[in-house]
Small-subunit ribosomal RNA, 5' domain from an uncultured bacterium, 531 nucleotides, folded computationally. RNAcentral holds the full RNA, with entries from ENA, Greengenes and SILVA. It matches the Rfam family "Bacterial small subunit ribosomal RNA". Its family is annotated with ribosome and structural constituent of ribosome in the Gene Ontology. Model confidence (mean pLDDT): 83 of 100.

Context: one part of a larger RNA
Parts: sequence; structure tokens; C1' cells
RNA sequence: GAUGAACGCUAGCUACAGGCUUAACACAUGCAAGUCGAGGGGAAACGGCGGAGAGUGCUUGCACUCUUUGGACGUCGACCGGCGCACGGGCGAGUAACGCGUAUCCAACCUUCCCAUUACUGUGGGAUAACCUGCCGAAAGGCAGACUAAUACCGCAUGGUCUUCGAUGACGGCAUCAGAUUUGAAGUAAAGAUUUAUCGGUAAUGGAUGGGGAUGCGUCUGAUUAGCUUGUUGGCGGGGUAACGGCCCACCAAGGCAACGAUCAGUAGGGGUUCUGAGAGGAAGGUCCCCCACAUUGGAACUGAGACACGGUCCAAACUCCUACGGGAGGCAGCAGUGAGGAAUAUUGGUCGAUGGACGUAAGUCUGAACCAGCCAAGUAGCGUGCAGGAUGACGGCCCUAUGGGUUGUAAACUGCUUUUUUAUGGGAAUAAAGUGAGGGACGUGUCCCUUUUUGCAGGUACCAUACGAAUAAGGACCGGCUAAUUCCGUGCCAGCAUCCGCGGUAAUACGGAAGGUCCAGGCGUUAUCC
Repeated sequence: GAUGAACGCUAGCUACAGGCUUAACACAUGCAAGUCGAGGGGAAACGGCGGAGAGUGCUUGCACUCUUUGGACGUCGACCGGCGCACGGGCGAGUAACGCGUAUCCAACCUUCCCAUUACUGUGGGAUAACCUGCCGAAAGGCAGACUAAUACCGCAUGGUCUUCGAUGACGGCAUCAGAUUUGAAGUAAAGAUUUAUCGGUAAUGGAUGGGGAUGCGUCUGAUUAGCUUGUUGGCGGGGUAACGGCCCACCAAGGCAACGAUCAGUAGGGGUUCUGAGAGGAAGGUCCCCCACAUUGGAACUGAGACACGGUCCAAACUCCUACGGGAGGCAGCAGUGAGGAAUAUUGGUCGAUGGACGUAAGUCUGAACCAGCCAAGUAGCGUGCAGGAUGACGGCCCUAUGGGUUGUAAACUGCUUUUUUAUGGGAAUAAAGUGAGGGACGUGUCCCUUUUUGCAGGUACCAUACGAAUAAGGACCGGCUAAUUCCGUGCCAGCAUCCGCGGUAAUACGGAAGGUCCAGGCGUUAUCC
């Protein structure tokens, strides 16, 4: 000098940033991933409208109330279907590794949604959930029968620059290679909706984005760890994968690594960066950003463009809960919050207004992402606690050589001024330059512009003005040397102090108190750690 700090004393305000470093310990409760009716069958709930019935008021044909009925309407619980749930958010246990950083390569690869281009979107079929009926079970849930739809599922057709196989094989490279061009055979597709203008669907190529793989170099400590290795090292042929590869398998060879530190053991997420230092270095990796890994522990696959999947599935284990004892349920290292551990770390808050994400043509819905607010001197910065005058140098305190003097000290009183701030009253934003609805216009079919309407959590907040009145606001450590700052009293090797040297045994500038002083100041000291 620094800190994600803690403790002691003290404490007026504002802004910005930060806040479980320990038990990757266990978790009550609420919320954190839904959306689409412009895919579908439908109608549990709500509303409007229509029909029927009953009742009340009574101007006897209108109003109101109740019951029932109708998916034609707005909508819509549950269900089928599509997309999303692989993002966003958390944590650092594991990992000394192509994990990360940097550089290069893939002629060995994939890529939903998005963009561009080209072509197509024909014709059929059988089911199934929901609903209904019945049954089993305490529950979780399950079984059987009958009915039905689709952008769900399955055939047939057509088809190309696609795929596979065969022939041809230019230019080229890097050993395996690569493959322009021409040609033959075989194979593979689709889905519709409606407000008629849009949104979709299928195939192919290219792009963009995101990922996968390979390699050079760099990446902590220990030799009181010296040898390690059998799918091990390589080959041939297969399997598998999006793809290369002992990734896996059969056979063959006996190799491969290591004192330039293999193997083993310990520790540890890596980087951008941060702290310190003149630098070289040394130390650290909290917040923010990138990458990796994990989701109670261990294992596995399914679905899917993408996972071997935090709020999905299955199996095993530990723990917790429910049970009618037959059987079931759960996973906060999401946001709050609880217990425990600890020197120690916050609210079971508000809003989707902005930014962003998912779905949707859109309106919109969801969003503990995000933006805000709350708590905490835990950090940095800023402001204030008054300013000017005022000497009988007042009283009081303390000290001395004591009728006196020194110091506290212009300090106070007193006089004048100001009002940052506090309090009260009043006004009062930007963040919406965007978006939605309606109308109009331009270019010419999805963009832009204009008018108008509406949308603000924070918040009546920030900020501004006015009024009153010095009013509401200073402490902590130290004073022997290092080190700025000294005297008196008490104590008497006691009580105590102290980073170190050391101080204290009767005149202690070193202990305790007082007066005075020094340093820093809304903080000051102590402890811990790093340079």
C1' cells in the first nucleotide's frame, strides 16, 4: 500500500459499486418455463346472444331474477399436436487435462430457428388420447370395452444439382488422396389453416450462427516417488460415429513412455484481469466477461438439430416424508427464506415500465433473467457539523520559582451574517427518440413517414422554490526511541505496559488518571493475509 474481511470504540447525509471466503451440509413454504384455438377433436369454468319453463314488479307486455338448453360467438380447464424446455440463472466438488490460453488445420465433420436461390406441395389408409361405460387401489395411479379428429402416424405416386453403386477420369495436392465433365442403374418427400392475403410444409445448394475433432508451444509442488505400460505401441480387416481415431473387436508384430522427470503422491477449475513493485518479478483468481465441469452419490440410455439433460426418464445407494403396511413421494450448487457450521455475509419485497428471452400472424401470455426498492460504514468518492468580528486575554481547570505569572485561548460570552444540510409547505421530471390501436401518405407488398390515442414499477422519487432558525450533526488512536507530539498526581519489580529495544524495586516524559499536545477524521485503532 491492499482486502468479498472480522473485532473494539464512535457515527449526520448523498451517489456508485459490493455482501456465506466455513458444511458441493440438510432443507418447511411460496415463486423461478411456458406458449399457440390462424393445427385438432371438443366444452369443465366465465361472459354475451338465442330458445323453453317458473317467479316478482305490475303501465298485460316490458323489465328483473332463477332453472334448463344451444359450441353458432368471445374465449377456454383438461387432452392430442407444434415449438421451447440443451437458453437464461447457480456453484467450483471433481479435473495437472488439448481442461484452459495462444497459434494452425479438418481433402475427416454436424448445425433447429434465420437469410438467399431453385423446384415441388398429387392420391389414399389404419389407429389413438380426450369424452363415455365398467373394474382395481388408502393414495400415487392403473386396466378393459366402445367412439372420434388432426400440421399426429403409415402406404402409393412424382422428383432433382440429393444418396448409393458402376464406367470416364481434366486441373491439383499432403503419403492415404482429391475430383471438374460426361453417362447408366437403383432409392428417398411433403400439410395444411383461414378473414384470400398471409402464415406454413418438402427436397436441394450456398451463407450466417452455434458446435465437434486434431496438432505445436505454455500451464503448481515433491526423487525421503525411478522405473511405468498389455488395448499397452503399431499394422491389416471390420464394427460404430456427424466425423477421424484401439473409440470398440478378430488376427499379426513387439513395441510405446521416461533423468529435457515417465509413473506415483499432494494441491488446484483455467484465462481476461486484480494487488504490490521504479521495473524485473512476487502473490491472488471474490464482483464483471470468455471457456470448462457439476446438479443428493454412482451408473445408463431415451427423445431431439442439439443433452447422456439443475426444476426429464430408468436402475442402484444414503437420507427425509406419507401409508389403510399392500405400496408410494422427494432432491434450493435458481430467487427469497429456515436450521446447522462459523470471527463473519442481506428481504419469505415490487414490476414486466425499459433491455433481453420463449411461444404466437398479431393483440398478448410467461419470465426471482433483468430493472428497481429494502438491510449493512463492508469499500471508494463527494458534502456538512458554521462564517466574520470580539481581550478586563472573563469564570473554571491544569502548571510554576506562587501577593504574581503561564497555558487552555479568539476559544467562550457578546455583536453581525449565512442556511449547504435538517424540518415544514408548494411545484415536479428524463428514462417512451420505442411499441400498440385508429386514420392518412410515399416507395411499390413490407418497409418508411405523418397525425392522433394509449402504455412508467421505481415515484409525487430525483430535482427546484419558499419559510424558520446556528439551529439537527465528532470521534478514535497516540505522545521513551524507531515516530509527529510533555507535564503533574497515584503506584512502588506491585498493579500493569510492550511489534522490537525495553519500562516499573519512592522524584516513572514508557503502568493508571488528569491537563496539554500530535496524527487521522465519519471514521479511528487492533487482528488476519499478500507484496